[in-house]
Context: one part of a larger RNA
RNA sequence: UGACGGGGGCCCGCACAAGCGGUGGAGCAUGUGGCUUAAUUCGAUGCAACGCGAAGAACCUUACCAGGGCUUGACAUGCCCGUCGUACCCGAGUGAAAGUUUGGGGUCAUUUAGUUGGACGGUGCACAGGUGCUGCAUGGCUGUCGUCAGCUCGUGCCGUGAGGUGUUGGGUUAAGUCCCGCAACGAGCGCAACCCUUUUGGUUAGUUGCCACUCCCUUCGGGGAAGCACUCUAACCAGACUGCCCGUGAUAAGCGGGAGGAAGGUGGGGAUGACGUCAAGUCAGUAUGGCCCUUAUGCCCUGGGCUGCACACGUGCUACAAUGGCCGGUACAGAGGGAGGCAAGACCGCGAGGUGGAGCAAAUCCCCAAAACCGGCCCCAGUUCGGAUUGGAGUCUGCAACUCGACUCCAUGAAGUUGGAAUCGCUAGUAAAGGCGUAUCAGCUACGACGCCUUGAAUACGUUCCCGGGCCUUGUACA
Numbered sequence: 001u002g003a004c005g006g007g008g009g010c011c012c013g014c015a016c017a018a019g020c021g022g023u024g025g026a027g028c029a030u031g032u033g034g035c036u037u038a039a040u041u042c043g044a045u046g047c048a049a050c051g052c053g054a055a056g057a058a059c060c061u062u063a064c065c066a067g068g069g070c071u072u073g074a075c076a077u078g079c080c081c082g083u084c085g086u087a088c089c090c091g092a093g094u095g096a097a098a099g100u101u102u103g104g105g106g107u108c109a110u111u112u113a114g115u116u117g118g119a120c121g122g123u124g125c126a127c128a129g130g131u132g133c134u135g136c137a138u139g140g141c142u143g144u145c146g147u148c149a150g151c152u153c154g155u156g157c158c159g160u161g162a163g164g165u166g167u168u169g170g171g172u173u174a175a176g177u178c179c180c181g182c183a184a185c186g187a188g189c190g191c192a193a194c195c196c197u198u199u200u201g202g203u204u205a206g207u208u209g210c211c212a213c214u215c216c217c218u219u220c221g222g223g224g225a226a227g228c229a230c231u232c233u234a235a236c237c238a239g240a241c242u243g244c245c246c247g248u249g250a251u252a253a254g255c256g257g258g259a260g261g262a263a264g265g266u267g268g269g270g271a272u273g274a275c276g277u278c279a280a281g282u283c284a285g286u287a288u289g290g291c292c293c294u295u296a297u298g299c300c301c302u303g304g305g306c307u308g309c310a311c312a313c314g315u316g317c318u319a320c321a322a323u324g325g326c327c328g329g330u331a332c333a334g335a336g337g338g339a340g341g342c343a344a345g346a347c348c349g350c351g352a353g354g355u356g357g358a359g360c361a362a363a364u365c366c367c368c369a370a371a372a373c374c375g376g377c378c379c380c381a382g383u384u385c386g387g388a389u390u391g392g393a394g395u396c397u398g399c400a401a402c403u404c405g406a407c408u409c410c411a412u413g414a415a416g417u418u419g420g421a422a423u424c425g426c427u428a429g430u431a432a433a434g435g436c437g438u439a440u441c442a443g444c445u446a447c448g449a450c451g452c453c454u455u456g457a458a459u460a461c462g463u464u465c466c467c468g469g470g471c472c473u474u475g476u477a478c479a
Base pairs, nucleotide, nucleotide: 001479002478003476004475005474007473008472009471010470011469012468013467015463016462019426020425021424022423023422026318027317028316029315030314031313032312033311034309035308042053043052064304065303066302067301068300069299070298073127077126078125079124080122081121082120083119084118088105089104090103091102092101093100094099108117109116129293130292132291133290134289138287140282141281142280143278145276150189151188152187153186154185155184156165157164158163169180170179171178195270196269197268198267200238201237202236203235204234205233206232209228210227214225215224216223241264244258245257246256247255248254320419324378325377326376327375328374329373336367337366338365341360342359346355347354348353385416390411391410392409393408394407395406396405432455433454434453435452436451437450438449
């Protein structure tokens, strides 16, 4: 100087408390451990691994296993030789395919010159290739402490020196934020602001958006004119700064209250992550040193596996019902996506879906809501709750749904009556509840991930305690 303390002081955080809803019990989905296996590819392992890499494992992917094959190779460059029939196309045998053997057709440019270009093939050599090892040789990227308020430097001063001072102190703040003081005076990286979005208004603009006034038509739908008022769209501008008032405070920074205002003291949300820590993670995203393999640890193919199942754990979904289930009626979004695509109306089917195809490269057309609300039935039951499991019949995608896809219909109707010890999230348009969209993608294991809107709470006395963190101080046989 740090680190640590079941030392002290001050302070903060959904850290506790106060509340609301979960997990832990059930069934299923998914990941992991374990076991099994020819293989169940590899990595991730307290917080910070475990719906993680994987934003799509039937083949492919695929890295694993079994079997069948190839050896200058699936891919790159150079040299040598051959063929010039440029690169191409169509077969046959064998085979599970890959491969292997073999037949036929077709046809370049240039030049004095088989010369050059270009190409194919072959053999050989250099080499290719490796998801083989080492993340404890590395780059890059990432997680975490933590959006915590810290981490340092120049000069000066103090100390023999390590080092200190500044950065400590009194106040204050979300903040090393600001004020005052001070052997310090300044400065840098962080904080804040500048950026995006949301909340208000104005200006400009008016189609594909809008429809107040006027006209026409109307199967009462802005359908057609006319219009840009309104909504909206998207560019610019205004607006919030403790600016104003009162109180308080050291007359300071600030704090409390008030006015005005759409918004008030960082208005809400996002992006943004200092010096460093964990030899944290990643050689399997890519790059890369070293080591290793080279008729194989490379490459191709068929089939299997990654989906195995006495069990254990994590994360989720669906429930156990009446604030509910079922039936009928009837409203209201936002954000996205659409051409090998989205697909309306119509018709067929109980349905998944099929037939057909208007319109739309989309503010124009399409995908497109549910809970809510109104009416009815159920009457507390393992039920009109719950839907696992199983049987049968189908639909769709795709060479192909046996291992191993999703969905539909009929039948079946399991566990489950609110969950022990323990444990998680959340402070407002939040929690909880409801649906919708997108990426990946032929299809899908999505109940996942990332977004969007609709309905919309309760509680916070307080900081003694648990956890984590910041500053000062103290002890130390630790570095």

The part of an RNA shown here (small-subunit ribosomal RNA, 3' major domain) has 479 nucleotides and comes from a metagenome. It matches the Rfam family "Bacterial small subunit ribosomal RNA". Model confidence (mean pLDDT): 82 of 100.